Small-subunit ribosomal RNA, 5' domain from a soil metagenome, 522 nucleotides, folded computationally. Model confidence (mean pLDDT): 84 of 100.
Context: one part of a larger RNA
RNA sequence: GGACGAACGCUGGCGGCGUGCUUAACACAUGCAAGUCGAGCGGUAAGGCCUUUCGGGGUACACGAGCGGCGAACGGGUGAGUAACACGUGGGUGAUCUGCCCUGCACUUCGGGAUAAGCCUGGGAAACUGGGUCUAAUACCGGAUAUGACCUCCUAUCGCAUGGUGGGUGGUGGAAAGAUUUAUCGGUGCAGGAUGGGCCCGCGGCCUAUUAGCUAGUUGGUGAGGUAAAGGCUCACCAAGGCGACGAUGCGUAGCCGACCUGAGAGGGUGAACGGCCACACUGGGACUGAGACACGGCCCAGACUCCUACGGGAGGCAGCAGUAGGGAAUCUUCCGCAAUGGACGCAAGUCUGACGGAGCAACGCCGCGUGAGUGAUGAAGGCCCUCGGGUCGUAAAGCUCUGUUGCCCUAGACGAACGGCAAGGGGAGUCACUGCCCUUUGUGUGACGGUAUAGGAGAAGAAAGCCCCGGCUAACUACGUGCCAGCAGCCGCGGUAAUACGUAGGGGGCAAGCGUUGUCC
Numbered sequence: 001g002g003a004c005g006a007a008c009g010c011u012g013g014c015g016g017c018g019u020g021c022u023u024a025a026c027a028c029a030u031g032c033a034a035g036u037c038g039a040g041c042g043g044u045a046a047g048g049c050c051u052u053u054c055g056g057g058g059u060a061c062a063c064g065a066g067c068g069g070c071g072a073a074c075g076g077g078u079g080a081g082u083a084a085c086a087c088g089u090g091g092g093u094g095a096u097c098u099g100c101c102c103u104g105c106a107c108u109u110c111g112g113g114a115u116a117a118g119c120c121u122g123g124g125a126a127a128c129u130g131g132g133u134c135u136a137a138u139a140c141c142g143g144a145u146a147u148g149a150c151c152u153c154c155u156a157u158c159g160c161a162u163g164g165u166g167g168g169u170g171g172u173g174g175a176a177a178g179a180u181u182u183a184u185c186g187g188u189g190c191a192g193g194a195u196g197g198g199c200c201c202g203c204g205g206c207c208u209a210u211u212a213g214c215u216a217g218u219u220g221g222u223g224a225g226g227u228a229a230a231g232g233c234u235c236a237c238c239a240a241g242g243c244g245a246c247g248a249u250g251c252g253u254a255g256c257c258g259a260c261c262u263g264a265g266a267g268g269g270u271g272a273a274c275g276g277c278c279a280c281a282c283u284g285g286g287a288c289u290g291a292g293a294c295a296c297g298g299c300c301c302a303g304a305c306u307c308c309u310a311c312g313g314g315a316g317g318c319a320g321c322a323g324u325a326g327g328g329a330a331u332c333u334u335c336c337g338c339a340a341u342g343g344a345c346g347c348a349a350g351u352c353u354g355a356c357g358g359a360g361c362a363a364c365g366c367c368g369c370g371u372g373a374g375u376g377a378u379g380a381a382g383g384c385c386c387u388c389g390g391g392u393c394g395u396a397a398a399g400c401u402c403u404g405u406u407g408c409c410c411u412a413g414a415c416g417a418a419c420g421g422c423a424a425g426g427g428g429a430g431u432c433a434c435u436g437c438c439c440u441u442u443g444u445g446u447g448a449c450g451g452u453a454u455a456g457g458a459g460a461a462g463a464a465a466g467c468c469c470c471g472g473c474u475a476a477c478u479a480c481g482u483g484c485c486a487g488c489a490g491c492c493g494c495g496g497u498a499a500u501a502c503g504u505a506g507g508g509g510g511c512a513a514g515c516g517u518u519g520u521c522c
Base pairs, nucleotide, nucleotide: 001522002521003520004519006518007517008516009515010514013369014368015367016366017365018364019362020361021327027324028323030322031321032320035070036069037068040067041066043063044062047061048059049058050057051056077280078279079278087204088203089202090201091200092199093198096197097196101193102192103191104190105189106188107187108186109143110142111141112140118133119132120131121130122129123128149172150171151170153168154167155166156165157164158163178185179184206252208250213243214242215241218240219239220238221237222236223235224234225233255277256276257275258274259270260269261268262267282303283302284301285300286299305316306315307314308313333359335358336357337356341355342353343352344351345350372402373401374400375399382393383392384391385390406463409457410456411455412454416449421444422443423442424441425440426439427438428437466511467510468509469508470507471492472491473490477506478505479504480503481502487494488493
């Protein structure tokens, strides 16, 4: 000198864009953050209308709860742990999986028994739960058929060691689901693709030798189990190996990277925000479901903590968005909206979405603008200094002439909106033909931000400057006060009666809505 997720002191006009618990991975009140589908199903709790003998009944729109499907493994948070194939980079998988999506081929057949909801009836303070009875499905189960799968045999071809890719015979076991507005949406099997993973390997990136030896599933083999999958991953048996001064093992520290800061570079430091990967979800362990989890807002067990209780027993997990207490030098609103983008579900309309889009707070940072411009000497008054002549603040002020950025007031008022839907018309593939599908034209309709940005007008210099420094380094000097006191200080050092170094004033220098100080890095 540069930089900062900064803090502190003094000060503070506006706008744009960013950023904002670095500490206690401390504890959390309250609300919201993951639902959706009636075009899967039985139904009808609420609402509308009609009726009613007031018990109820009917109806269409719809729909609480329930069964079922998909989603909930994404998105969002945090950095505790981890020195490791965790990450980065380059490869391998002849050892692998992949829901939804795309392409192609084939199929979508015949049956069965339950159960929730409902009704009846118990237990319990509650959470919840038992029994009886009735019923449905794209829920569940069985049969048929089937390329594919597995086993035996025959055979072709290729290679990279185990082997890979095809063809054929026989055998074993293996599928489906319907809905509806009749045109679509689905369902099953197989092959391929795309996307996303799993696993393995080479190389790379901390400190410490005042850590020198470490290791029994340890190292390898055979066999078996297990997994989507290779493998001591697990197990039985056998052998005695494996790692290490090219630093094993231990201890300490730490999420890694793209990047960011600095520097001419080499290098050094950092890993906030944004993006990729990993790990975690009160602490520890475990599995279930599923294409995918060993699962933040799922389950079970143990523990600590908090809460409810009728004392028998139960409930909870903000490292989601806000917010509270605490810790701390220190870090925000219990805001608006799904209008846009994206996601889940749905044929769709649409619903949900603290993702996201916005607004709020904070000079926390960067950038931009303003606090006026011109003229004005008898050089006013006043302050300070003085050799008492004067000098200086100083064209500075006043005065005169202008301008109107920003702020305040009035009026108009956006872009972001493209769709999708609905109505009408045209065209295309397809069809005997139409609806529907795809493309397109016109109309209709959708904005949280926001009466915001922006534009026009009115008015008035009116509302807007501070902070640090002035001994040398280092730009900027005098007076008074003080008298080794009070104090200053980054280093050298100032202060003991003439202090340009302390305090105040005048003057000056620097930066400026900031200026200094502290901390950290280069």